Predicted 3D model of RNase P RNA and transfer RNA as a complex of 463 nucleotides. It holds a member of the Rfam family "Bacterial RNase P class A". It is annotated as a ribozyme. Model confidence (mean pLDDT): 76 of 100.

RNA sequence: UCAGAUGGCCGGAUGGCUGCUGGCUGCUCGCGAGGGUGGCUGGAGGAAAGUCCGGGCUCCACGGAAGCACGGUGACGGAUAACAUCCGCCGGGGGUGACCCCAGGGAUAGCGCCACAGAAAUGACACCGCCUAAGGCCCUAAAGGCCCGGCAAGGUUGAAAUGGUGCGGUAAGAGCGCACCGCAAUCCCGGCAACGGGAGUGGCAGGGCAAGCCCCACCGGGAGCAAGACCGAAUAGGGACGGCAGGUGAUCGGUUUCCGGAUCGUCGUCCGGGUUGGUCGCGUGAGGUGGCGAGCAAUCGCCAUCCCAGAGGAAUAGCCAUCCAGUCCUGCGUAGCUCGAAAGAGCGAAGCAGGAUGGACAGAACCCGGCUUACAGGCCAUCUGACGCA
RNA sequence: GACACGGUGGCAGAAUGGUUAUGCGCCUGGAUUUGAACCCCGGGAGACGCCAGUUCGAUCCUGGCCCGUGUCU
Numbered sequence: 001u002c003a004g005a006u007g008g009c010c011g012g013a014u015g016g017c018u019g020c021u022g023g024c025u026g027c028u029c030g031c032g033a034g035g036g037u038g039g040c041u042g043g044a045g046g047a048a049a050g051u052c053c054g055g056g057c058u059c060c061a062c063g064g065a066a067g068c069a070c071g072g073u074g075a076c077g078g079a080u081a082a083c084a085u086c087c088g089c090c091g092g093g094g095g096u097g098a099c100c101c102c103a104g105g106g107a108u109a110g111c112g113c114c115a116c117a118g119a120a121a122u123g124a125c126a127c128c129g130c131c132u133a134a135g136g137c138c139c140u141a142a143a144g145g146c147c148c149g150g151c152a153a154g155g156u157u158g159a160a161a162u163g164g165u166g167c168g169g170u171a172a173g174a175g176c177g178c179a180c181c182g183c184a185a186u187c188c189c190g191g192c193a194a195c196g197g198g199a200g201u202g203g204c205a206g207g208g209c210a211a212g213c214c215c216c217a218c219c220g221g222g223a224g225c226a227a228g229a230c231c232g233a234a235u236a237g238g239g240a241c242g243g244c245a246g247g248u249g250a251u252c253g254g255u256u257u258c259c260g261g262a263u264c265g266u267c268g269u270c271c272g273g274g275u276u277g278g279u280c281g282c283g284u285g286a287g288g289u290g291g292c293g294a295g296c297a298a299u300c301g302c303c304a305u306c307c308c309a310g311a312g313g314a315a316u317a318g319c320c321a322u323c324c325a326g327u328c329c330u331g332c333g334u335a336g337c338u339c340g341a342a343a344g345a346g347c348g349a350a351g352c353a354g355g356a357u358g359g360a361c362a363g364a365a366c367c368c369g370g371c372u373u374a375c376a377g378g379c380c381a382u383c384u385g386a387c388g389c390a
Numbered sequence: 391g392a393c394a395c396g397g398u399g400g401c402a403g404a405a406u407g408g409u410u411a412u413g414c415g416c417c418u419g420g421a422u423u424u425g426a427a428c429c430c431c432g433g434g435a436g437a438c439g440c441c442a443g444u445u446c447g448a449u450c451c452u453g454g455c456c457c458g459u460g461u462c463u
Base pairs, nucleotide, nucleotide: 001386002385003384004383005382006381007380008379009378010377012323013322014321015320016319017318018317020043021042022041023040024039025038026037027036028035029034045361049372050371052370053369054368055367056366057224058223059222060221062260063259064258065257066256067255068254070220071219072218073217074216076088077087078086079085090104091102092101093100094099105215106214110213111212112209113208114207127155128154129151130150131149135147136146137145138144163181164180165179166178167177168176182204183202184201186199187198188197189196190195228280229279230278231277238271239270240269241268242267243266244265249264250263251262252261287306288305289304290303291302292301293300294299324359326357327356328355329354330353331352332351336347337346338345339344391462392461393460394459395458396457397456400414401413402412408446416434417433418432419431420430439455440454441453442452443451
C1' cells in the first nucleotide's frame, strides 16, 4: 500500500423567527368551576419496527399434593428477575490466516419411512462374476463338462450397500490371521464437567432420518393496559321456554383424583334494551452518567451524581442563515504515463481555487431484558494475509 | 394497540415428504355447416409468495421476511 477479520461508536452542527405538547410557577378576572396573559424547563430511536422469545404489572376463588394431556427447550460450566439471550469452554465443520458456522440429547425401548434405479434399502442381498479343493455322474485316464455346492474380492445401481489400506492365506475368497488407521466397551491419568490423553482387550457388532411419531431430562396456569380500578351517564335485579336443584347440589385457573377453602340458585336455547364520556393505571426504573473494586468474560458489588417524552386520531415541527461530511462540474496543475531524434505536445492521481448539490432506515402509545429485520455515510481500536522498502 | 388465520395457473380447488391433480376460462386442430359461433371429439400453454435451514430429495417439516383476511373497546 492492497485485500480482509473482529469489536465499539456516531448517525448532521450552531444561531434566529414562528408554532405544537408535558411539568413547575408569576400576574390578573371570577363566589366557584375555570378563563386570559407571561416566565423557566423537558420533548423519539438504534432500531421506537416485526410482535419472535423471556419477565414485570393487572385481572380471572382459589391454595396444596399426585397423575394425564398439550406446548417448549436440549453437549458442559457459568451469568441473569427470566429466556430459545449472553459469556467461557468442549466436540464437529469451513478458511492460508485473523476468524466464522452448528435446533449440538437418544437410531441397542418401540413404531414408521427410505421414491426412481439396482441382485439387494435392513430379517441385508446374489444379476454379472470368481472357484471346482472335498462329494456324486459322464469319460480308460488326464484335461474337460454336468450336478450338489462354496465366495462376496471385482463390476453394475444409488444420497446411502454392513469397517479402510497393505501383507499373508485360500480351490476361489472372507477379520480367516497379522500390522497400521477407524470403531466399541474396560482400566489408568488430567479436568467441576462436557471431554481429552494413554494402555492393553475385542475381529467389527449398531446404514440413514427424531426441524416423522416417540423415549429421556428439565421448564411452563390462562388472558392481556382494548389488562384492570373509580366517577358520571344510561339502565332491568329484563322477558319467554326447557332441564337440574332447594344442599349428599352446582360452579370454582387445560383435565382427573384427594385434602382444605370460596361463591349461591344454576345451566341451555331464543327475544329485547342501554352506555360507548371523564379520571387513574402512566413513568424513580432489573434507570442513566462517572469513579473504584471482583471476575478471562458475560456480569456483579460499593460510592458519588442526575431526573431525562408521556400524547389520546395521537405533540416532538416549519422557514431562513452559516458551517460540516459526501457527490458532481470547471479551471490551475505536481508526481507519473504516452508520443516524439529533440524542441515540445497530450492524458493526469494527490493538491489548490471557484460553483452546484447535499444527509439513510425510519417515528414512542403500559414498561423492561433479548432476538430478528431495515439502514446513506462516517469514525476509532485490535488483529490477519500478500507485496514493497529499511 | 393486542390476538388469530391464510397465501398453489386468469378464477375456484385437491395433494401432507418422491414427475403439482381436477373443473371453468384461454389457444389450437377436427367434426358439423353455404360460412361462423355454441354443443361434441382431440391436442397445448399456463402455478406451489420470497429467502435460508433439516433431508438423498421440500407445496408439505423448521426459522425469518413480504402480502392479505378476520376478531376484540